RNA sequence: AAUAUAUCAAGAGUAGCGACGAGAGAAUUGGCUUGAUGACUCGCUCAGCAACCUUUCAAAGUAAGGUGCUAAAUCCAACCAAGUAUUAUGAAAAUAGUACGAGGAAAGAUAAGUA
Numbered sequence: 001a002a003u004a005u006a007u008c009a010a011g012a013g014u015a016g017c018g019a020c021g022a023g024a025g026a027a028u029u030g031g032c033u034u035g036a037u038g039a040c041u042c043g044c045u046c047a048g049c050a051a052c053c054u055u056u057c058a059a060a061g062u063a064a065g066g067u068g069c070u071a072a073a074u075c076c077a078a079c080c081a082a083g084u085a086u087u088a089u090g091a092a093a094a095u096a097g098u099a100c101g102a103g104g105a106a107a108g109a110u111a112a113g114u115a
Base pairs, nucleotide, nucleotide: 002114003113005111006110007109008108013046015045016044017043018042019041023034024033025032028078029077030076031075047070048069049068051067052066053065054064055063057061074107079104080103083100084099085098086097087096088095089094
């Protein structure tokens, strides 16, 4: 790098100091938000959240540790789509368009494993 599984509308720092200096928000595109009052990223310090794994205690759970995380639903949407509403045609059944769209998929992130 790849890969099957689980979770992803909850939660918790715009924290302090230093460095860097323009974008950043998990692939791309379109939006939207955010950034010289210095974001993002890196280092140090403290605080917190709690999904997975390990250890401990008889167990639940607690505690400790290893990853991770601490703007906005993975910020929103894109692909498929039950159904609902509405418009046009039609005697009706129905067909087509428009809007909303439960739900599903794809992609991605995290965990621990396989190899």
Predicted 3D model of a 115-nucleotide RNA (SAM riboswitch aptamer (S box leader)) from Candidatus Nomuraibacteriota. The sequence is in RNAcentral, with records from Ribocentre. Taxonomically the source falls in Bacteria candidate phyla (Bacteria).